A computed fold for a 73-nucleotide RNA from Candidatus Harpocratesius repetitus, annotated as transfer RNA. The coordinates come from a structure-prediction model, not an experiment, and the mean pLDDT is 83. Its Rfam family is "tRNA". Rfam's curators write: Transfer RNA (tRNA) molecules are approximately 80 nucleotides in length. Their secondary structure includes four short double-helical elements and three loops (D, anti-codon, and T loops). Further hydrogen bonds mediate the characteristic L-shaped molecular structure. tRNAs have two regions of fundamental functional importance: the anti-codon, which is responsible for specific mRNA codon recognition, and the 3' end, to which the tRNAs corresponding amino acid is attached (by aminoacyl-tRNA synthetases). tRNAs cope with the degeneracy of the genetic code in two manners: having more than one tRNA (with a specific anti-codon) for a particular amino acid; and 'wobble' base-pairing, i.e. permitting non-standard base-pairing at the 3rd anti-codon position.
RNA sequence: GGGCCUAUAGCUCAGUUGGUAGAGCGCCUGACUUGCACUCAGGAGGUCGGGGAUUCAAAUUCCCCUAGGUCCA
Numbered sequence: 001g002g003g004c005c006u007a008u009a010g011c012u013c014a015g016u017u018g019g020u021a022g023a024g025c026g027c028c029u030g031a032c033u034u035g036c037a038c039u040c041a042g043g044a045g046g047u048c049g050g051g052g053a054u055u056c057a058a059a060u061u062c063c064c065c066u067a068g069g070u071c072c073a
Base pairs, nucleotide, nucleotide: 001072002071003070004069005068006067007066010025011024012023013022019056027043028042029041030040031039049065050064051063052062053061
């Protein structure tokens, strides 16, 4: 220098054909308990890595960039 892969909640990860962004764990509140844990109910938490384009509509399609991984030179 070039090819490919990855980037979504605090962490680990889903997200089908473009059409309301989700799960587990964690966190908060309540119930339960003498208390803690477990369990149950509820809740908070997201510029979907950044910018642009296409579209009525983009996490999803296209282009550029950034970071990480991997392969080739």